[in-house]
Context: one part of a larger RNA
Molecule: large-subunit ribosomal RNA, domain IV
Organism: Proteobacteria bacterium bin106
RNA sequence: ACAUUGUUAAGGAACUCGGCAAAAUGACACUGUAACUUCGGGAGAAGGUGUGCCAGCAGGGUGUAAGACUUCGCGUCUGAAGCCUAGUCUGGUUGCAGAGAAUUGGGGGUAGCGACUGUUUACCAAAAACAUAGCACUACGCAAAAUCGCAAGAUGAAGUAUGUGGUGUGACGCCUGCCCGGUGCUGGAAGGUUAAGAGGAGAGGUUAUGAGACUUGUCUCAGAAGCUUUGAAUUGAAGCCCCAGUAAACGGCGGCCGUAACUAUGACGGUCCUAAGGUAGCGAAAUUCCUUGUCGGGUAAGUUCCGACCUGCACGAAUGGCGUAACGACUUCCCCGCUGUCUCAACAAUGUGCCCA
Numbered sequence: 001a002c003a004u005u006g007u008u009a010a011g012g013a014a015c016u017c018g019g020c021a022a023a024a025u026g027a028c029a030c031u032g033u034a035a036c037u038u039c040g041g042g043a044g045a046a047g048g049u050g051u052g053c054c055a056g057c058a059g060g061g062u063g064u065a066a067g068a069c070u071u072c073g074c075g076u077c078u079g080a081a082g083c084c085u086a087g088u089c090u091g092g093u094u095g096c097a098g099a100g101a102a103u104u105g106g107g108g109g110u111a112g113c114g115a116c117u118g119u120u121u122a123c124c125a126a127a128a129a130c131a132u133a134g135c136a137c138u139a140c141g142c143a144a145a146a147u148c149g150c151a152a153g154a155u156g157a158a159g160u161a162u163g164u165g166g167u168g169u170g171a172c173g174c175c176u177g178c179c180c181g182g183u184g185c186u187g188g189a190a191g192g193u194u195a196a197g198a199g200g201a202g203a204g205g206u207u208a209u210g211a212g213a214c215u216u217g218u219c220u221c222a223g224a225a226g227c228u229u230u231g232a233a234u235u236g237a238a239g240c241c242c243c244a245g246u247a248a249a250c251g252g253c254g255g256c257c258g259u260a261a262c263u264a265u266g267a268c269g270g271u272c273c274u275a276a277g278g279u280a281g282c283g284a285a286a287u288u289c290c291u292u293g294u295c296g297g298g299u300a301a302g303u304u305c306c307g308a309c310c311u312g313c314a315c316g317a318a319u320g321g322c323g324u325a326a327c328g329a330c331u332u333c334c335c336c337g338c339u340g341u342c343u344c345a346a347c348a349a350u351g352u353g354c355c356c357a
Stems, first nucleotide, its partner, number of pairs: 001352008010343002014341001019338001027051005036041001038171001052093005059085004066078004094098001106336004111331002113328002118130002134169007146155003172323004177253003182250002184246005191241003197235002202230005209222006254272005281315001282312001293309005
């Protein structure tokens, strides 16, 4: 000097991002216990008192002697003595201290999020993330849908719609508004478009042959059948276009101008656009940029916190909205207790390192 411990005057969070760490609380018995509540809880709420040892009294259990009853039973009941004993009471006694050491909850209030127990990034994240019961939609009638496999086959299921698979939401309470224009899904089939295939009008090539020309073996023209190349009309399914439905499907849910007898505001009116223009509830919020918004509370002093306001840059209803008892090694703020966290440091013990001898 460092590490691990112990103690500390006065103060008591002034430390710090933050009471991180430490301190404090702690057992048992009795007492007492609020708001709120899903009536179960909250609750060990909070708060308070007692606790050693000795003696005595009463109580309880067992039960000997004895007694009573008796159906005479190895029966029933009472019960001195002895033994055991939780607790209460009375008196005494002792230490600084009696749950004498060790083990062994600090508590209360407010708000956010998630209902809860549970799960998770093995080795930097345990959470508000995941899951969950409940709710809803959707597919599937059994050789089920869905999934794995080329197949056989298997899971689903030795199940059968009160079932199984998928998706979303996430206990409970009150609720869940408008939009089907776009995308998706479901249904429809009149018309349009449309593949292979069917179809084969027609066209081309080849040339048996014919005609012509002349240099008599060549060229030119025409050209049946066959073969071959190509090929129009017509016909031709689903799909798409089209017509409907569907939002607890993916998703979306306006602007400008004027207006009331002070002013301000605008119940009201006009106009443009849209598929429809955000309803209830909540709101500077885990969402608010401006912003430390404004007002109130708490502090001597509060960018955080709580309650309101609404001007919602850019909340909003199962991508759920708003509440909510209980729960949480979650997050925020405040209070009581407590303390070397601090004002401000000191001393001691053990270990290690270093210096000197």